[in-house]
Context: one part of a larger RNA
This record gives sequence, C1' cells and structure tokens, in this order.
RNA sequence: CUGGGCGUAAAGCGUACGCAGGCGGUUAGUUAAGCUAGAUGUGAAAGCCCCGGGCUCAACCUGGGAACUGCAUUUAGAACUGGCUAGCUAGAGUGCAGCAGAGGAUAGUGGAAUUUCUAGUGUAGCGGUGAAAUGCGUAGAUAUUAGAAGGAACACCAGUGGCGAAGGCGACUGUCUGGGCUGACACUGACGCUCAUGUCCCAAAGCGUGGGGAGCAAACAGGAUUAGAUCCCCUGGUAGUCCACGCCGUAAACGAUGUCUACUAGCCGUUGCGAUCCUUGAGGUCUUAGAUCGUAGCUAACGCGAUAAGUUCUCCGCCUGGGGAGUACAGCCGCAAGGUUAAAACUC
Repeated sequence: CUGGGCGUAAAGCGUACGCAGGCGGUUAGUUAAGCUAGAUGUGAAAGCCCCGGGCUCAACCUGGGAACUGCAUUUAGAACUGGCUAGCUAGAGUGCAGCAGAGGAUAGUGGAAUUUCUAGUGUAGCGGUGAAAUGCGUAGAUAUUAGAAGGAACACCAGUGGCGAAGGCGACUGUCUGGGCUGACACUGACGCUCAUGUCCCAAAGCGUGGGGAGCAAACAGGAUUAGAUCCCCUGGUAGUCCACGCCGUAAACGAUGUCUACUAGCCGUUGCGAUCCUUGAGGUCUUAGAUCGUAGCUAACGCGAUAAGUUCUCCGCCUGGGGAGUACAGCCGCAAGGUUAAAACUC
C1' cells in the first nucleotide's frame, strides 16, 4: 500500500464545536475539466506471447506478427460527476403561539438530623463488640427538657420518571440564561453532513492562594484479633471532603457499541405536546420522544433486533500475536504529581 476488522477475542478519541479537506437534495439550460468513442504521432532494439525457419532434438539462434494496457495532439458525444447561470421546496434554518423538565449561573430562605456550648431535672454508669478493651463519666457523664452556635446534606415525593453533548444534575423562592418538543401558517432557498490540526467543557483524587470546618475520614495513635496482624473489628483522629479564584485533564469517562441519512414484522407498559373516537371514563386509537420483550436478518457464540450488533450511504478515529510497555529516550504541556505523543533490543 492492498485487504480484513473495531459490544465481549487487538481495536470507537471522555464529550462537543469547528477551519482546511472529503461527501452532498431537486428542475432546466450551458460548458466540456473528469468520462466515452474515433483518428494521427509516439511508445528504440532485445525480452515476454503467437505463427514459422536453422543447428539430429532441446537450450540457443533467427524471420514475421501481436502486444507495449501509456503519453501528447485532434475530432465528436453529453447520460453521469464537476464548473457556470436561472429556478424549486421534501434537507437545513428563521418567525408566531404554546408545553414539559433535578439543564446551567447567581442571590436569598426553610425544616429534620448529627456535633458543640449554656441552663434545668437526675444518678452511676455510658459507649462499643463475636467477646472485650482502649475511650467518656461523681470535677456529675449517658438519658431527658429548654435555648444558642456552626457546618454540611436535602428524608417522604422518587418512578427501567425527567433534563443535559458528555462529565453530570434532586429542599423552596426570585433574577439571568442554554437546549428540546408540539401546533397551524408565513418566510429564507441547499444555507447541509462529517471533520486531520485546533479550541471549549470534562467525575473523583491531587496541587496553589485565601477562607471555612458539623459529620465523615486516607495518613497516624491506641485497644483488640492473631504464631505474627504494618489488615478486617473498636475508640480517637489530621489532610481532605465545603466556599472563592487559578491549575490538573485523567476514570470500568461503559451502551466496554463514533457521527449523519434512508429502508426493513409486531406486542406490552410508560413520559411530554397534539389530534381524533365515542359507551364522558381511572377510557380507546393515532402521532412524536424515552424504555422492556420479540419476527426476519445478523453473530463464533452470548446476544442485537426501527434507540440494530439487520440492509445501505458519508466522513473521522482506531487495530494488526503475548511479554518487554502505554515503558525508555526526545518533543510539547504542567507549580508539582504527572499527562500526551511513543519505540527498540531481548524473549516465548
């Protein structure tokens, strides 16, 4: 490079936006770059291939032909691709009226609970475990009543329910704000899809500066267990968890399944808008978005099955035996931790 692949065997970038590039709806005209056909020139000889000839045959030598699938010039064609011109509305988008939602940011508010503190009642235990002990308690604990402080998280509702590109999002209210869906019309008129490089976002942990610190809790200390116990269990407990700003840029970032388009049986329940039917009900049907089974088909099997892993199309990413190794070196990024790009020797 040509292939074959990427749910689980190696393989879909964590996610999106998007320049270049690639691909691209429909009608008419035009052009003739691609494309098709013809002609001319060239494509050295030898060789290969075909038909002959000569060495007794063959190798070898030799005559003729074909071929040289190419390139250039030129003539013609106009279906398809491309270019240009003029249109169209089925893709895409805008306007109008509604709808649902833990979508995002920010400010404020609330109740339950834990902890601590203050005061009252009250007395000898509490706590913890398989059993104990460390620990707390006559300086009055635990329990209980009232009050205060402070931080963090929001029970029930809650649902194979909803929203978001992914990460993710759950008390209530206000403000600002993104996206989606539905309906009937009007408008723009291919404005689209994908996307190397690039850029934004990105759980948890971690880092920097400054706050905050109730509970929980790496590290650490003590008590147990044990042959030992640097564990599991218990009592404590610091970073951290929380907030603001700035970094980090990774996860089994998973549906282990890239994005966009079209087509291909059904059943059941369910969320949102709308339409429709009557027996106006806790109803039926249709539609669209989300989920569970399942036919054909696919698959090595498991399974997938209109949310495809079926049948097609576009573009991107990635894989090529195991180990060495997602390592070394070098580059780039980072305060660091480290991240990213990424080998080879050797070995089986």